Predicted 3D model of a 105-nucleotide RNA (Guanidine-I riboswitch aptamer) from Palleronia abyssalis.
It was read from a public genome assembly, where an Rfam model found it.
The source organism's lineage runs through Bacteria, Pseudomonadati, Rhodobacterales, Roseobacteraceae and Palleronia.
Of the family's consensus pairs, 100% are formed in the model.
[in-house]
RNA sequence: GCGCAGGGUGUUUAGGGUUCCGCCGCAUCGCGGGUCAGGUCCGAGAAACGCCACCCGAUCGGCAAAAUCCGGUCGGGCACACGGCGGGCCAAAAUCCCGGGAGGA
Numbered sequence: 001g002c003g004c005a006g007g008g009u010g011u012u013u014a015g016g017g018u019u020c021c022g023c024c025g026c027a028u029c030g031c032g033g034g035u036c037a038g039g040u041c042c043g044a045g046a047a048a049c050g051c052c053a054c055c056c057g058a059u060c061g062g063c064a065a066a067a068u069c070c071g072g073u074c075g076g077g078c079a080c081a082c083g084g085c086g087g088g089c090c091a092a093a094a095u096c097c098c099g100g101g102a103g104g105a
Base pairs, nucleotide, nucleotide: 007052008051009050010049011048012047015042016041020039021038022036023033024032025031026030054077055076056075057074058073059072060071061070062069080100082103086098087097088096
């Protein structure tokens, strides 16, 4: 310097705004307010817990037998991770998506 990989998903939290509900105000069958604690809602690669996938080991079953084939069970592994500006989605914003990006170490 180059290549491959660092997987997926559910529940939740940090966080987020304002469609709806509620709350507050007003000139009230509506208008305004998210510098309204909240409910609905969105929600983390670098947050938590779980499930699946994948890898390793052991063991069991299938076929006359064996197998590098198909499947079951159990145990283990699944590390590390600083990060803009700007743009995008939905009502809107965001640690969501672009993005394990640019950049840095």